Predicted 3D model of a 479-nucleotide part of an RNA (small-subunit ribosomal RNA, 3' major domain) from an uncultured bacterium.
[in-house]
Context: one part of a larger RNA
RNA sequence: UGACGGGGGCCCGCACAAGCAGUGGAGCAUGUGGUUUAAUUCGACGCAACGCGAAGAACCUUACCUAGGCUUGACAUACACGGGACACCUCUCAGAAACGAGGGGCUUCCUUCGGGACCCGUGCACAGGUGCUGCAUGGCUGUCGCCAGCUCGUGUCGUGAGAUGUUGGGUUAAGUCCCGCAACGAGCGCAACCCUCGCUUCCAGUUGCUACCGGGUAAAGCCGAGGACUCUGGAAGGACUGCCGGUGCCAAACCGGAGGAAGGUGGGGACGACGUCAAGUCAUCAUGGCCCUUACGUCUAGGGCGACACACGUGCUACAAUGGACCGUACAAAGGGUUGCGAAGCCGCGAGGUGGUGCCAAUCCCAAAAAGCGGUCCUCAGUUCGGAUUGUAGUCUGCAACUCGACUACAUGAAGCCGGAAUUGCUAGUAAUCGUGGAUCAGCACCGCCACGGUGAAUACGUUCCCGGGCCUUGUACA
Numbered sequence: 001u002g003a004c005g006g007g008g009g010c011c012c013g014c015a016c017a018a019g020c021a022g023u024g025g026a027g028c029a030u031g032u033g034g035u036u037u038a039a040u041u042c043g044a045c046g047c048a049a050c051g052c053g054a055a056g057a058a059c060c061u062u063a064c065c066u067a068g069g070c071u072u073g074a075c076a077u078a079c080a081c082g083g084g085a086c087a088c089c090u091c092u093c094a095g096a097a098a099c100g101a102g103g104g105g106c107u108u109c110c111u112u113c114g115g116g117a118c119c120c121g122u123g124c125a126c127a128g129g130u131g132c133u134g135c136a137u138g139g140c141u142g143u144c145g146c147c148a149g150c151u152c153g154u155g156u157c158g159u160g161a162g163a164u165g166u167u168g169g170g171u172u173a174a175g176u177c178c179c180g181c182a183a184c185g186a187g188c189g190c191a192a193c194c195c196u197c198g199c200u201u202c203c204a205g206u207u208g209c210u211a212c213c214g215g216g217u218a219a220a221g222c223c224g225a226g227g228a229c230u231c232u233g234g235a236a237g238g239a240c241u242g243c244c245g246g247u248g249c250c251a252a253a254c255c256g257g258a259g260g261a262a263g264g265u266g267g268g269g270a271c272g273a274c275g276u277c278a279a280g281u282c283a284u285c286a287u288g289g290c291c292c293u294u295a296c297g298u299c300u301a302g303g304g305c306g307a308c309a310c311a312c313g314u315g316c317u318a319c320a321a322u323g324g325a326c327c328g329u330a331c332a333a334a335g336g337g338u339u340g341c342g343a344a345g346c347c348g349c350g351a352g353g354u355g356g357u358g359c360c361a362a363u364c365c366c367a368a369a370a371a372g373c374g375g376u377c378c379u380c381a382g383u384u385c386g387g388a389u390u391g392u393a394g395u396c397u398g399c400a401a402c403u404c405g406a407c408u409a410c411a412u413g414a415a416g417c418c419g420g421a422a423u424u425g426c427u428a429g430u431a432a433u434c435g436u437g438g439a440u441c442a443g444c445a446c447c448g449c450c451a452c453g454g455u456g457a458a459u460a461c462g463u464u465c466c467c468g469g470g471c472c473u474u475g476u477a478c479a
Stems, first nucleotide, its partner, number of pairs: 001479002003476003007473007015463002019426005026317008034308002042053002064303007073126001077125001079123006088105006108117003128292002131290003137286002139281003142277001144275001149188006155164003168179003194269004199237007209226002213224003240263001243257005319419001323378007335366003340359002345354003385416001390411007432455007
């Protein structure tokens, strides 16, 4: 100087407390451990691994296993020799395919006519490796932590390591600011500058809008028309403790108030200091070293990654009446669409089929929002709760749904009557609850993830305690 203390002081954070909803019990989904297996490819392991890499494992993917093939190779560059249609297209045979055997068609492009492009064979350099090392590395990332810290120059103090500044008194979300002070300044962080939501004005007016006027309909911005309104796009403005009162040291600031769409960082996001964990990643990629080279490379088929006495994590659906079922009826936002979205109509109980208007989309389509509201049935029961499981019949995607897809109809109706110890999230348009869209994607195991809106709470006395963190101080046989 640090680190540590079941030392002290001060202060924060959904850290506790106060509340609300959960998890832990059930079934299923998903990840992991374990076990099994020819293989169940690999990585990730307290917080910070476990719906994680994977924003799509039937084949492919695919790295694993079994079997069958190839050896200058599936891919790159270059050389030597030989060949020229043996390139390219296509057919037959055998085969699981790769590979192999054979047949047919065609005779490319440039040319300085030597040859080259392109292809085949042989050979030689080499290719190739998701093989190892993340404790050799780059890059990228997590984490403490959006915590308020981390440092430097000069000066001063100390023999020196170092100290001072950065400590102290206030204050703040903040090393934020003020005052004081052997310090005076500065840098990286904080804040601001950026995006978005909320208010106003101006400009613009189609595909959006419809108040007035005219037309029109069963109805409808449907048509003429209009820029008022909504909205969309753009440009400005607006909030700064600016104003008032009080407290405070005549400070910084804090408390209350006015005006205002918004008030004290207005809400949300992007943004992550010096560093820590030899944290994670050699399987995104790159890369040193090591290793394999008729195989640890490469091609193909089938299988596996989907196994199942069990254990854990994360979720979904429930156990019902604030509910379930049926009928009617209302109101979003944000997205996606030409290998696409696919309307009306018709067929089917339905998944879906047919159809193909329209739309490269403020125009058309996906598209029905759901909870809600009105009505009717059910009356406390393993039920008209719950939907697992299983049977049969189908639909769709795809070369192909046996292993191993999703969905539909009918039948079947399991566990489950609110969950032990323990434990998680959340302070407001939040929690809870309700549906909608998207990426990946032929299809889909998506109940995940990312986004969107609808409805919309309770509680916070307080900082004694648990956890994490910041500053000062103290002890130390630790570094």